The RNA shown here (SAM riboswitch aptamer (S box leader)) has 103 nucleotides and comes from Lentibacillus sediminis.
Taxonomically the source falls in Lentibacillus (Bacteria, Bacillota, Bacilli, Caryophanales).
RNA sequence: UUCUUAUCCAGAGAGGUGGAGGGACUGGCCCAACGAAACCUCGGCAACAGCCUUAUGAAAGUACUGUGCCAAUUCCAGCAAGCGUUAGCUUGAAAGAUAAGAA
Numbered sequence: 001u002u003c004u005u006a007u008c009c010a011g012a013g014a015g016g017u018g019g020a021g022g023g024a025c026u027g028g029c030c031c032a033a034c035g036a037a038a039c040c041u042c043g044g045c046a047a048c049a050g051c052c053u054u055a056u057g058a059a060a061g062u063a064c065u066g067u068g069c070c071a072a073u074u075c076c077a078g079c080a081a082g083c084g085u086u087a088g089c090u091u092g093a094a095a096g097a098u099a100a101g102a103a
Base pairs, nucleotide, nucleotide: 001103002102003101004100005099006098007097008096013042014041015040016039017038021031022030023029025078026077027076028075043070044069045068048066049065050064051061053059054058074095079092080091081090082089083088
C1' cells in the first nucleotide's frame, strides 16, 4: 500500500513548547491570537485484539499488555432509491477512520 471482516447518533482535557492554521477530499458550515497544526508531560474515555470466565459459531469480565480516541453523529452533504409542490425526511451504498487478520 492493497484485500477481508467488524464498528462508527455513546464516552473522555489540562499544562508546557510553538505561532497560523485546522475539521481526510470537494461544497457548506464551524473551530482558531480568549492561541490553529505539530511535539512533549500528565490525566481520562472506550473495550478491537491479547488476557480471563462460562453453558464456547456465542456471551460476560478486567483495564495488566498492543492499538485507538478525548469540539460539533464520521460536523452535515456528495452516489442511488423512496416519500414530498418546495424546504426537506428516510433507507442503502460510496468515501473516510479504527481494530484484527491476510498478501

Its Rfam family is "SAM riboswitch aptamer (S box leader)". Rfam describes the family as follows. The SAM riboswitch is found upstream of a number of genes which code for proteins involved in methionine or cysteine biosynthesis in Gram-positive bacteria. The SAM riboswitch acts at the level of transcription termination control. The predicted structure consists of a complex stem-loop region followed by a single stem loop terminator region.